[in-house]
RNA sequence: GGCUCCAUCGUCUAGUGGCCAGGACGCAAGCCUUUCAAGUUUGAAACGAGGGUUCGAUUUCCUCUGGAGCCA
Numbered sequence: 001g002g003c004u005c006c007a008u009c010g011u012c013u014a015g016u017g018g019c020c021a022g023g024a025c026g027c028a029a030g031c032c033u034u035u036c037a038a039g040u041u042u043g044a045a046a047c048g049a050g051g052g053u054u055c056g057a058u059u060u061c062c063u064c065u066g067g068a069g070c071c072a
Base pairs, nucleotide, nucleotide: 001071002070003069004068005067006066007065010025011024012023013022018055027043028042029041030040031039048064049063050062051061052060
């Protein structure tokens, strides 16, 4: 330098055009318990950045940023 892949709650991850963006662990509060743990209920918490296409984009296209790999 060329090519391929990846980027979603704190972490891991589901989601191939209209979902309230779901789940697990974690976190906070309530219940339970003498207390803690466990259990249970509820809650907060995310689409890397910019632009295009579209009535509508996490999803499609382009560029950038960051990461991984292959070739030279």

The prediction has a mean pLDDT of 83. This is a predicted structure of a 72-nucleotide RNA (transfer RNA) from a marine sediment metagenome. The sequence is in RNAcentral, with records from MGnify.